[in-house]
A computed fold for a 71-nucleotide RNA from a bacterium, annotated as transfer RNA. The coordinates come from a structure-prediction model, not an experiment, and the mean pLDDT is 81. The sequence was found in a public genome assembly.
RNA sequence: CGGGCUGUAGUAUAGUGGUAGUAUAUAUGCUUUGGGAGCAUAAAGUCUGGGUUCGAUUCCCAGCAGCCCGA
Numbered sequence: 001c002g003g004g005c006u007g008u009a010g011u012a013u014a015g016u017g018g019u020a021g022u023a024u025a026u027a028u029g030c031u032u033u034g035g036g037a038g039c040a041u042a043a044a045g046u047c048u049g050g051g052u053u054c055g056a057u058u059c060c061c062a063g064c065a066g067c068c069c070g071a
Base pairs, nucleotide, nucleotide: 001070002069003068004067005066006065007064010024011023012022013021018054026042027041028040029039030038047063048062049061050060051059
C1' cells in the first nucleotide's frame, strides 16, 4: 500500500427491515445464625457519520478500531 472478516449491556453471544433477547456478572429484596446455593425484581447495549425506506442492529457508501492474508 492492496484485499478479506468482525464491531450488539461489564463479559460472552443470538437476532436476515417492524418497539433487541439469552447466559454470566452487578444492585436490591426474600430465604439462612452467617456464608454459599436458590427465588423474585431492577439497571445496563446495536462502533461513528451519511444514504435508501413509511420504518434500519439488519440493506448501501465513507470513516474508525481489531484480526487475517498478500506485497